[in-house]
Context: one part of a larger RNA
RNA sequence: UGACGGGACCCCGCACAAGUAGUGGAGCAUGUGGUUUAAUUCGAUGCUACGCGGAAAACCUUACCAGGGAUUGCAUAUGAUUACUACCUUCUUAGAGAUAAGAAGAGACUAUAAAUACAGGUGGUGCAUGGUUGUCGUCAGCUCGUGUCGUGAGAUGUUGGGUUAAGUCCCGCAACGAGCGCAACCCUUGUCGUUAGUUACCAGCAUUCAGUUGGGGACUCUAGCGAGACUGCCGAUGUAAAUCGGAGGAAGGUGGGGAUGACGUCAAAUCAGCAUGCCCUUUAUGUCCUGGGCUACACACGUGCUACAAUGGCGACUACAAAGAGAUGCAAUAUCGCGAGAUGGAGCUAAUCCCAUAAAGGUCGUCUCAGUUCAGAUUGGAGUCUGCAAUUCGACUCCAUGAAGGCGGAAUUACUAGUAAUCGCGGAUCAGCAUGCCGCGGUGAAUACGUUCCCGGGGUUUGUACA
Numbered sequence: 001u002g003a004c005g006g007g008a009c010c011c012c013g014c015a016c017a018a019g020u021a022g023u024g025g026a027g028c029a030u031g032u033g034g035u036u037u038a039a040u041u042c043g044a045u046g047c048u049a050c051g052c053g054g055a056a057a058a059c060c061u062u063a064c065c066a067g068g069g070a071u072u073g074c075a076u077a078u079g080a081u082u083a084c085u086a087c088c089u090u091c092u093u094a095g096a097g098a099u100a101a102g103a104a105g106a107g108a109c110u111a112u113a114a115a116u117a118c119a120g121g122u123g124g125u126g127c128a129u130g131g132u133u134g135u136c137g138u139c140a141g142c143u144c145g146u147g148u149c150g151u152g153a154g155a156u157g158u159u160g161g162g163u164u165a166a167g168u169c170c171c172g173c174a175a176c177g178a179g180c181g182c183a184a185c186c187c188u189u190g191u192c193g194u195u196a197g198u199u200a201c202c203a204g205c206a207u208u209c210a211g212u213u214g215g216g217g218a219c220u221c222u223a224g225c226g227a228g229a230c231u232g233c234c235g236a237u238g239u240a241a242a243u244c245g246g247a248g249g250a251a252g253g254u255g256g257g258g259a260u261g262a263c264g265u266c267a268a269a270u271c272a273g274c275a276u277g278c279c280c281u282u283u284a285u286g287u288c289c290u291g292g293g294c295u296a297c298a299c300a301c302g303u304g305c306u307a308c309a310a311u312g313g314c315g316a317c318u319a320c321a322a323a324g325a326g327a328u329g330c331a332a333u334a335u336c337g338c339g340a341g342a343u344g345g346a347g348c349u350a351a352u353c354c355c356a357u358a359a360a361g362g363u364c365g366u367c368u369c370a371g372u373u374c375a376g377a378u379u380g381g382a383g384u385c386u387g388c389a390a391u392u393c394g395a396c397u398c399c400a401u402g403a404a405g406g407c408g409g410a411a412u413u414a415c416u417a418g419u420a421a422u423c424g425c426g427g428a429u430c431a432g433c434a435u436g437c438c439g440c441g442g443u444g445a446a447u448a449c450g451u452u453c454c455c456g457g458g459g460u461u462u463g464u465a466c467a
Stems, first nucleotide, its partner, number of pairs: 001467002003464003007461007015451002019415005026306008034297002042053002064292006073118001076117003082111001088105007120281002123279003129275002131270003134266001136264001141180006147156003160171003186258004191227007201216002205214002230252001233246005308408001312367007324355001326353001329348002334343003374405001379400007421443007
């Protein structure tokens, strides 16, 4: 100087407390461990692995296993040789296919075979590395120059008194300045003005089943430019910084949300995203193909979904979104089917057309506390769609079946407001497949006395046989 302390003091955080909804019990989905297996490819493993890489494992993917093939192979270089040959398209035969043999056609100066250098490797090492990322932590810290003090390691500044979300600012001070962080600048949202009105809008005037058409530029909205918030104003307290209260205001003291992550820590993660040193391999640890596996199942754990019901289930009628996607695509009206869907194809390169009925909600009816008109697992049958192909192993529909489950032990998680909870909608991936992920809006709470305690962090100080 640090690190540590079941030392002291000060401060902060959904850290506790006060509340709300859960998880832990059930069934299922999914990931992991374990076991099994020819293979169940590999990585991630306290917080910081476990709906993680994987924003899609039927084939492919695929790296794994079994079997069957070929060996300069996908690239580059060298020189040499052959030829209506190779390559290309279609077809035939053999085969599981890769491939092999053959036929026909088209075609052009390039191509092939052999050889040598080599290619190739999702083989190893993340403890050889680059790059990227997680975490402490959006915590308020981490440093430097000159000066001064100390023999020196170092100290000072950065400590002290206040204040702040903040090393934020003020005052003081052997310090005076500066840098990386904080804040601001950026995006979005909340208010207003202005410009512009098409595909959006419709107050008044006509018109229509309908903003449908004329028309309008007011309103909504769209998207450009601007205004607006600064403790600016008032009062109180204070030396000041600032704090408390108030006014005006759409918004008040960082308005809400996002992006943004200092010096560093964990030899943290990744050689399988990519790049790359070294090592290993070269008729194989490379490459092609068929089939299987990654989907196994006594069990254990994590993360979720659906429930256990009456604040509910079911039936009928009825209302109101936002944000997105769409030309090998989205698909309306219509017809058929109980339905998944099929036929067909208007329109749309999309503020125009379409996906597309939002659902919870409202009104009426029914069920009356029951393993039920709750719940929907499981299983049987019949189908639809995608796709060469749904047996291992897809999603969905209909009929039948109707399991566990009556609110969950110890323990444990998230959340402070348009939040939790609850309700639906969209997108990426994608032929098909979502309870996951990323977004969007609708309805919309409870509680916070407080900082004694648990956890994590910041500062000062103290002890130390630790570095």